The prediction has a mean pLDDT of 81.
Predicted 3D model of a 76-nucleotide RNA (transfer RNA) from a Minisyncoccota bacterium.
It was read from a public genome assembly.
Rfam family: tRNA. From the family's description: Transfer RNA (tRNA) molecules are approximately 80 nucleotides in length.
[in-house]
């Protein structure tokens, strides 16, 4: 210098190939209440990600296209 893969709440992940209607789910964690004598278990809410960053496509884009950023693997 190529090639491939990844990046979604705070932590791990699902959707992404095959775009679709409504508020991007799902476990952990955090916050509040209920429960208890306290804690923990457990019951109920609840806050928190406009999907890595711009740009195009398209009635619609987390999804699909280009360009960058940073990780990772391989080649040279």
């Nucleotide at each position: 210098g190529g090639a491939c893969c990844c990046a979604u709440g705070g932590u791990g992940u699902a959707g992404c190939c095959c775009g679709g209607u409504u508020u991007a789910a799902c476990a952990c964690g955090c916050c509040u209440c209920c429960c208890u004598g306290u804690c923990a278990c457990g019951g109920a809410g609840g806050a928190g990600a406009u999907c890595a960053g711009g740009g195009g496509u398209u009635c619609a884009a987390a999804u699909c296209c280009c360009c960058u950023u940073g990780g990772g693997u391989c080649c040279g």